The prediction has a mean pLDDT of 81. Transfer RNA from a Candidatus Nealsonbacteria bacterium, 75 nucleotides, folded computationally. It was read from a public genome assembly. Its Rfam family is "tRNA". It is annotated as a transfer RNA. The source organism's lineage runs through Bacteria, Bacteria candidate phyla and Candidatus Nealsoniibacteriota.
[in-house]
RNA sequence: GGCCUCAUCGUCUAGCCUGGUCCAGGACACUUGGUUUUCAUCCAAGAAACUGGGAUUCAAAUUCCCAUGAGGCCG
Numbered sequence: 001g002g003c004c005u006c007a008u009c010g011u012c013u014a015g016c017c018u019g020g021u022c023c024a025g026g027a028c029a030c031u032u033g034g035u036u037u038u039c040a041u042c043c044a045a046g047a048a049a050c051u052g053g054g055a056u057u058c059a060a061a062u063u064c065c066c067a068u069g070a071g072g073c074c075g
Stems, first nucleotide, its partner, number of pairs: 001074007010028004020058001030046005051067005
């Protein structure tokens, strides 16, 4: 230098192929309440995310382009 893959709550991840339902779902963790003499367990509730910019579209996490970062292959 060329090509390919990936980027989503604190962590891990589903959703992308085939755009559309409301508040982007789940597990663990965290917070609050209940249960318990207390802790743990269990039950209920809550907060929390689409890497950045642009384009297409009535509508984009999802499609397209550029950038950034991570990984891999080739030279």